[in-house]
Context: one part of a larger RNA
Parts: sequence; structure tokens; C1' cells
RNA sequence: UGACGGGGACCCGCACAAGCGGUGGAGCAUGUGGUUUAAUUCGAAGCAACGCGAAGAACCUUACCAGGCCUUGACAUCCUGAUGGCGUAGGCGUAACGGCUUAUUCCCCUCGGGGCAUCAGAGACAGGUGGUGCAUGGUUGUCGUCAGCUCGUGUCGUGAGAUGUUGGGUUAAGUCCCGCAACGAGCGCAACCCUUAUUCCCAGUAGCCAGCAUUUCGGAUGGGCACUCUGGGGAGACUGCCGGGGAAGACCCGGAGGAAGGUGGGGAUGACGUCAAAUCAUCAUGCCCCUUAUGGCCUGGGCUACACACGUGCUACAAUGGACGGUACAACGAGUCGCAAGACCGCGAGGUUUAGCAAAUCUCUUAAAGCCGUUCUCAGUUCGGAUUGUAGGCUGCGACUCGCCUACACGAAGUCGGAAUCGCUAGUAAUCGCGGAUCAGCAUGCCGCGGUGAAUACGUUCCCGGGUCUUGUACU
Repeated sequence: UGACGGGGACCCGCACAAGCGGUGGAGCAUGUGGUUUAAUUCGAAGCAACGCGAAGAACCUUACCAGGCCUUGACAUCCUGAUGGCGUAGGCGUAACGGCUUAUUCCCCUCGGGGCAUCAGAGACAGGUGGUGCAUGGUUGUCGUCAGCUCGUGUCGUGAGAUGUUGGGUUAAGUCCCGCAACGAGCGCAACCCUUAUUCCCAGUAGCCAGCAUUUCGGAUGGGCACUCUGGGGAGACUGCCGGGGAAGACCCGGAGGAAGGUGGGGAUGACGUCAAAUCAUCAUGCCCCUUAUGGCCUGGGCUACACACGUGCUACAAUGGACGGUACAACGAGUCGCAAGACCGCGAGGUUUAGCAAAUCUCUUAAAGCCGUUCUCAGUUCGGAUUGUAGGCUGCGACUCGCCUACACGAAGUCGGAAUCGCUAGUAAUCGCGGAUCAGCAUGCCGCGGUGAAUACGUUCCCGGGUCUUGUACU
């Protein structure tokens, strides 16, 4: 100088408290440990591993196992030889060979040759998801969007170092003000960026419809661009104004006006560093190792096993509910190997057919909770839906291991969950549905979108984490 203290002072954070809803009990989904296995590929391990890499394991993927096969190799460069119209390459087909079919005058040329493609051969080499993340680059997590981390010159100290950065106030903030042997500066903070909340101008189709007309009653048509909206450009918020407090300061409290008020809400943005944190399996890469195998190709299996243990979720245990009928209102998105209307068939999943749309036009797309009626009447039930049987549908070469969905039947546990523990401060929690990526098919996960929409915060004594100053020290 730091680090640490069951030392002190001050401050902050869903840290506690005040509330709301969960997890922990049940069934199932999913990940992990363990066990099993020929193999159950590998990695991730307190917070910061465990619906994580994986935005999607039937084959493929795939790295694992069993069996079969290849050895200059599936892929790259170099050399030699052969062929390029009695040939070569591709496609179809087969268990395989035979076969069938299609395309091509192989290209340039100084006619010496060169290039290109295929086959055969020799070796240099290829190849490795083999090891080491404690040899590395790059990328990432974390403390933490916490307010810190430093430098130049000067000054002080024999020196390590100190000062500045401490002090008095203030702030979300090392934010700003005042003071001061310091004066300045840099990386962070803030602002500049995107989005959302208000409004003006411009523009008006595929969007919209106030007024006018037509109407098959559908903005459908004429028409219009006022409104909604779309997307370009502006305006607007700055403690700017007023009062009070404060040191005529920074700033704080209240008020006005305003769509919005003191960082308006949300996002992106992550300082110096810490954890020899994670990743050699994204990629790149040193060294080591394998080279008829630790490389390569295929068929089948496995990654989906199951006494059990843990994490994360979904569905419930019901009447603020279940069932049936009627009826209303979104937003974000996606679509040609696609989204698919309408009609018909089917109880249904779905099927047949083919309008429209490369989309503000068409489609996915009826949003659901909600509201209005009827019924059930507190039961393991008309709650709950696991499990099982049968019959089907879809995707795909193929659903046995091992997909998703439908109908009928079956109808398990579960009556609100011990110790403990998690999230959340407002359009939030809770609750309700919708879309997308991946994707042939497969979503309770993930990423987004809107609908309905709370309760509570006295406060900082205590638990946890963090910041500043100070003090002690057996550590540095």
C1' cells in the first nucleotide's frame, strides 16, 4: 500500500421489513447426479453448472457401441501414365452385376505444347469432435451499469509511498458546488443512438371513410385524403418559470403551465481489474499423440435405459369454478420446396379440389380470459387428468426400439403442500391467449406480442451483497 475483523461512522440495493404470487407435497415434461449398459458420445459444477452448449437425437445429425468394408484415402497441392466419339461424365434402375437413358466436336494454341475432367500408380502428404482452456488467440460469464480505476507535472517523505481522489454539503453517479499543495488530464458516469408517450408539416396506396351519390349492404363502387394509420422531416422538457429552504452556491421541497417534470418509461451501451472462472467440441492455434487407424464409408443399435436423489417448469387439487349455447375487442410477426381462402367429405385429427398472395391488397387469423343465458350444488364430484386398451390421422424411404395429433373407452395420485426457499415496487406482479426462430415431422422450453390488471413500502434495528472514510492486525 492493500486484504481481513462476530471494530466504528455514513450510504445504497426487492437486502430486510410491508404486501402479492410461487417452489418444497401430487402427476407429468425437461436437465443433472447416481446406477445400469456393448454404448448409454462430450462439455458445463456454489452464487456465476443442472428447459445450460442443443434455435428442436426415428435415419441423418452423431462425436458413442456392435458388425461389415477402404488405405495417398470423403477433402487439398505436387509428379508419372492412360483416355477425352470403339471414349468420358451425369441421371434412372437393381440386393449386386448386367441394363436403360441423356448430354458433350472438352477448351486454348505459335501445332511444339498448355489447361480442364476422369481413371490407375508412387510418395511427399491429407485426416483426427485425440490430449493439454494450467502453453494460447478470439469470444463469454461474474462482481456490476457497482462508481469507481488511473496518469502527467508539482509538492511532501531517506524510502516503500502519500497528495490530487481526503474534508463540508449534494447527487442515481469521483454528479456538481465550496474549501484545500496542489494544478490539470484520461478510462468510466451523464449526454450523443434506438424505441415509446404529445403535436405540426409533407405524402395518400394495397391504408382510412367525415360529408355526397350508388349499393348485391361488404369501404363493395364512384369519389375524397378530413380522420385513423403508415414513414420522412420538425417542435416539445431545459429545474426553463414562481414560492420556500440552503452559503446570493451546488442542490432540495412545493406549485403553475403542460401529452409528458425533474435521468418521463424501456432498450442498447459493461471502466481498471477479479475468479490460472468457461470454451482446444464454433473457429483459429503452439506442443504432444494416432497414421491399413485415435483417419474414412455404411447397416443396425445407443444418446430416449431406471430401484433412486436434486434443479427448472407445466397441469391440478375446483363454485372468483367445470360444462353447454350465444356474443365482443388486439398486437408483434410469418409465407412460393411456402401461407392457403371458399366449396365438398369426415364426430374429429384430417382429406379432395384450387381462388388469392413474393403480400398495409391474399392467407396463417374464429384471439382467449371477458360479457349474456342455462346447468352442476360441495362430492375424490359433470373437479382432476395420469395411465391403459381399441380404432384412426399426419410427416417422412422408414414412427418396433423412439414422433406428434384425433375419437371412443379406462379414470391414478391429488382436498393447497414440513423444515426451508424464490420472484416482484406499476401498466409491474398475477392472469389470459397470439406469433416467431429451429424445423419434413416433433415445444409445458426459448425469444417476442398484445388483453385484463392489483396489494404494499412505517422505515433501515436486524439477515445478504456492495460503496466511501476511519481504526486494529499473528496476512501481503